A computed fold for a 72-nucleotide RNA from a Microcaldota archaeon, annotated as transfer RNA.
RNA sequence: CCCGCUGUAGCACAGUGGUAGUGCGCCUGGCUGUAGACCGGGAGAUCGUGAGUUCAAAUCUCACCGGCGGGA
Numbered sequence: 001c002c003c004g005c006u007g008u009a010g011c012a013c014a015g016u017g018g019u020a021g022u023g024c025g026c027c028u029g030g031c032u033g034u035a036g037a038c039c040g041g042g043a044g045a046u047c048g049u050g051a052g053u054u055c056a057a058a059u060c061u062c063a064c065c066g067g068c069g070g071g072a
Stems, first nucleotide, its partner, number of pairs: 001071007010024004018055001026042005048064005
């Protein structure tokens, strides 16, 4: 320098045009002598940045940034 994959909640991931979800973790209530386990409830992500297409973009297109892999 070229090519591919990837970036979504504290962590690990799903969601591939139509109101952003799951598990763990966190907070809280129940239970318990306390804690754990179990059960109920809750908070938390302008979806890497900017622009474009569209009635509508996490999703499609372009540029840039970060990570991983391959090639020269």

Its Rfam family is "tRNA". Rfam classes the family as a transfer RNA. Its mean pLDDT, the model's own confidence on a scale to 100, is 83.